A computed fold for a 540-nucleotide part of an RNA from Gemella sanguinis, annotated as small-subunit ribosomal RNA, 5' domain. Its Rfam family is "Bacterial small subunit ribosomal RNA". Lineage of the source: Bacteria > Bacillota > Bacilli > Gemellaceae > Gemella. The coordinates come from a structure-prediction model, not an experiment, and the mean pLDDT is 81. The full RNA is in RNAcentral, with records from MGnify.
Context: one part of a larger RNA
């Protein structure tokens, strides 16, 4: 000089984009944050309609009971998602990161491709019903009932196991072949069609193989401080046999050897999440790790594990523990490091807002339904940038302030006077892009033996925007509503005057004030910046 998630002290006129608990991983009131799926099932209930019957009776109206249809809703069964997205930085000094390899040591739901199926049969438990126990939370005990829930069976290889013999490699091994044995699933759901047997279309199911995405292991190098931290280590270091994992391994476990690591810094200890990038600097270095993205750890503290294509699982379980709230004292709930907000902490960081219109993502065949993701307001000069606070004329160098050798100088073409323009402002008027799908009709084209179904184009028809009546356009009106802040001894751009007397007081360094102070205070002048200035912290 730069730079900053900054704090303070004075000031503050607008807009654009950004950023906004660096401290207590401190404790939380309240409300949302993860649902969808009736085209899987059963049941239940609400509308409407149209038939049949009984009652009122004004004779076609009102109320009940039954039955069918169709629409809709939704507690449970079940499917799929809740590991993602969002959040922090406690802890790690390690294969956590980065980076370049390996995996003849592996896994991968949904999605694409390819082959090949999809017979035939059981027997339960939820809702419900009855009956009961508790204050709740939540149960118990009998009995009924479906399925894309669950259980046997048949069928089956290019899968899995064995056994043979071939190739070819990088040590374990790897790939094709033959034989033997093993192992699967929902005759579902809608749609179209039927001669009512089924046939057929879209999803959905199961084996298998291969893609592609994510994942996991291993390895080599590469980033910190102390030696006032010198010796670590028994599952330790290695074989062999077994276990165990999706997978190599002391992963574990027997038994057997006595090894393994270390001045090339072991071990301990402090410290800290890495990086891509960010401030600096000409570079080399040097600081840092906010926000954004990417990869890891973490979800009141420690454990453990089920479920699952994946978790040892932030808004699921179990257990221990601290807190906190209920309790009818027998028992129970609960977890904001999601978004608001609360208390405290502390120089110090916001709205208990709108909306799913728009990209994203879960669920569904869709229509749609959720989504504090997210896309937008609000609050903050917290930054960076752009704007304006008027402009041209204007000497009697007015008043007036200040000084003055009293002559004058200076503020100063500054004002006042006149001429103008309106960028912000006020007010009025018009007004968006962000809008593509999707629904529905129609027509073509592929799709099927053919028909629906669906898929793509074209063409119409109604709809659909939180932000927002916002941006932005136009018209009127008024120089009217918008300037400070610091410093002025040298460094260092800018000086007199008065007031104070080593006092008050100043100050980054030298220093300054003891009666003529450019250095303290105040006014005039100046001189740097500007919606900012200045000081304070921290890095270069």
């Nucleotide at each position: 000089g730069g730079a900053c998630g900054a704090a303070c002290g004075c000031u503050g006129g607008c807009g654009g984009c950004g950023u906004g608990c660096c401290u207590a991983a401190u404790a939380c009131a309240u409300g949302c944050a993860a649902g969808u799926c009736g085209a899987g099932c059963g049941a239940a209930g609400u509308u409407u309609u149209u038939c049949u019957g009984g009652u009122g009776c004004u004779u076609g109206c009102a109320c009940u009971a039954g039955a069918a249809a169709a629409a809709c809703u939704u507690a449970g069964c079940g499917g799929c998602g809740a590991a993602c997205g969002g959040g922090u930085g406690a802890g790690u000094a390690a294969c956590a990161c980065g980076u370049a390899a390996a995996g003849a040591a592996c896994c991968u739901g949904c999605c694409u491709c390819a082959u090949a199926g999809a017979c035939g049969g059981g027997g339960a438990c939820a809702a419900c019903u009855a009956u009961u126990g508790g204050a709740a939370a939540c149960g118990a005990u009998a009995g009924c009932u479906a399925a894309u829930a669950c259980c046997g069976g048949a069928u089956a290889a290019c899968a899995g196991c064995a056994u043979a013999a071939a190739u070819c490699g990088c040590a374990u091994g790897a790939u094709a072949u033959a034989u033997g044995u093993u192992u699967a699933a929902a005759a579902g759901u809608u749609g179209g069609u039927u001669u009512c047997g089924g046939c057929u279309a879209a999803c959905a199911c199961u084996a298998u193989g291969a893609g592609a995405u994510g994942g996991c292991u291993u390895u080599g190098c590469g980033g910190u401080g102390c030696a006032u931290u010198a010796g670590c280590u028994a599952g330790u270091u290695g074989g062999u046999g077994g276990g165990g994992u999706a997978a190599a391994g002391g992963c574990c476990u027997a038994c057997c050897a006595a090894g393994g690591c270390g001045a090339c810094g072991a071990u301990g200890c402090a410290u800290a999440g890495c990086c891509g990038a960010c401030c600096u600097g000409a570079g080399a270095g040097g600081g840092u790790g906010a926000u954004c993205g990417g990869c890891c750890a973490c979800a009141c503290u420690g454990g453990g594990a089920c479920u699952g294509a994946g978790a040892c699982a932030c808004g699921g379980c179990c257990c221990a523990g601290a807190c906190u709230c209920c309790u009818a004292c027998g028992g129970g709930a609960g977890g904001c490091a999601g978004c608001a907000g609360u208390a405290g902490g502390g120089a110090a960081u916001c709205u208990u807002c709108c909306g799913c219109a728009a990209u994203g993502g879960g669920c569904g065949a869709a229509a749609g339904c959720c989504u504090g993701a997210c896309g937008g307001a609000g609050c903050a000069a917290c930054g960076c940038c752009g704007c304006g606070u008027g402009a041209g004329u204007g000497a009697a160098g007015a008043a007036g302030g200040a000084u003055u050798u009293c002559g004058g100088u200076u503020c100063g073409u500054a004002a006042a006077g006149c001429u103008c323009u309106g960028u912000u402002g006020u007010u009025a008027g018009g007004g968006a892009a962000g809008a593509a799908u999707g629904a529905u009709u129609g027509u073509g084209u592929a799709g099927u033996a053919a028909c629906u179904a669906u898929a793509c184009a074209c063409a119409g028809u109604a709809g659909a925007g939180a932000c927002g009546g916002u941006a932005c356009c136009u018209a009127a009106c008024c120089a009217g509503a918008a300037a400070g802040c610091c410093a002025c001894g040298g460094c260092u751009a800018a000086c007199u005057a008065c007031g104070u007397g080593c006092c008050a007081g100043c100050a980054g360094c030298c220093g300054c004030g003891g009666u003529a102070a450019u250095a303290c205070g105040u006014a005039g002048g100046u001189g740097g910046c500007a919606a900012g200035c200045g000081u304070u912290g921290u890095c270069c």